Molecule: Bacterial RNase P class A
Organism: cyanobacterium TDX16
RNA sequence: UGAGCCGGCCAGGUGGCCGCGGCGCAGCUCGACUGCGUCGAGGAAGGUCGGGACUCCACAGAGCAGGGUGCUGGCUAGCGGCCAGUCGGGGUGACCCGCAGGAAAGUGCCACAGAGAACAGACCGCCGAUGACGGACCUCGGUCCGAACAGGCAAGGGUGAAACGGUGCGGCAAGAGCGCACCAGCGUCUCGGGCGACCGGGACGGCUCGGCAAACCCCACCCGGAGCAAGACCGAACAGAGGGAUGGGCUGCUCGCCCGCUCGCAAGAGCACCCUCGGGUAGGUCGCACAGAUGGAUGGCCACCACGGCGCCCUCGGGCGCCGGACAGGAUCCCGCCUACCGGCCGGCUCACCGU
Numbered sequence: 001u002g003a004g005c006c007g008g009c010c011a012g013g014u015g016g017c018c019g020c021g022g023c024g025c026a027g028c029u030c031g032a033c034u035g036c037g038u039c040g041a042g043g044a045a046g047g048u049c050g051g052g053a054c055u056c057c058a059c060a061g062a063g064c065a066g067g068g069u070g071c072u073g074g075c076u077a078g079c080g081g082c083c084a085g086u087c088g089g090g091g092u093g094a095c096c097c098g099c100a101g102g103a104a105a106g107u108g109c110c111a112c113a114g115a116g117a118a119c120a121g122a123c124c125g126c127c128g129a130u131g132a133c134g135g136a137c138c139u140c141g142g143u144c145c146g147a148a149c150a151g152g153c154a155a156g157g158g159u160g161a162a163a164c165g166g167u168g169c170g171g172c173a174a175g176a177g178c179g180c181a182c183c184a185g186c187g188u189c190u191c192g193g194g195c196g197a198c199c200g201g202g203a204c205g206g207c208u209c210g211g212c213a214a215a216c217c218c219c220a221c222c223c224g225g226a227g228c229a230a231g232a233c234c235g236a237a238c239a240g241a242g243g244g245a246u247g248g249g250c251u252g253c254u255c256g257c258c259c260g261c262u263c264g265c266a267a268g269a270g271c272a273c274c275c276u277c278g279g280g281u282a283g284g285u286c287g288c289a290c291a292g293a294u295g296g297a298u299g300g301c302c303a304c305c306a307c308g309g310c311g312c313c314c315u316c317g318g319g320c321g322c323c324g325g326a327c328a329g330g331a332u333c334c335c336g337c338c339u340a341c342c343g344g345c346c347g348g349c350u351c352a353c354c355g356u
Stems, first nucleotide, its partner, number of pairs: 001352010012305007020040008028031001042327001046338002049336005054227004066223005071085005086100001087098004101218002106216002108212003123157002125153003130150002133146005165183006184208001186205008231286004240277005247259004260271004307324007
């Protein structure tokens, strides 16, 4: 100098004008008015994914069912969160990523292709040991040659994401962990380190055991439901219940009767007012906050400065002009996660090249 990795931070500033919401004070034309003062979004306020506070409902205890989480240690009120580590994968590296328990408890599945997909299998291929077969020789019991019916094999080819360890030597009719050496892996025992996940080493074993649990399942731990439109309080109007009062007459009052008015075809029912009551609708208050809510306020313009980009000029100090500033906005609150974002700053680190 260039390319990159990790962590943290900012998300323009000042002034003027117009405008918005809450609260307080003042004014008078008392209006959801005017003036003044003061306060007024974010790193994610977003998605509403996880956890909690709070509220109501349900609830003896335990188990089953169902759901969630899943390497280890710690932190946390708690979480599917954070920190540190282990293992696996990626990168030259700084570093990044991981739904990372158990497949040797059992069941199940492994498309297509392929002979065969899990106590495997034989298409091409290899062999001619053994039993048939054909021929030659012959001391008549065998020897040799051929072919490949039965048979033996799994080295090589081929299929596949995956084919039942790899390399070499021996061995064999041909072969094969069939035997051996080394390597890889697994299991058992054991030594050392670590709280632990795990790491490093030794001996022995059979030679070798495939993958999928984001299939059922097993193991460990956790889990009641609904959510501020939760919920609490107050509470009209209309309708309802109880009581009182109630036009004229019979009798002063009550009951009863008659007349009157309203509704009804009729039978019949009711009497407009006042008081009380219950439920709780409309609505209001609280819940609810040093922003706050009510279908929801924080915006716009101009000037200057700072920053970035582009163009021009240039006395290489700079000057001038134009353009740009994102994502996005609380609605009960808090802790996390995830997602979106023009740009810029700071710190640490890595790689390459150059110079000393």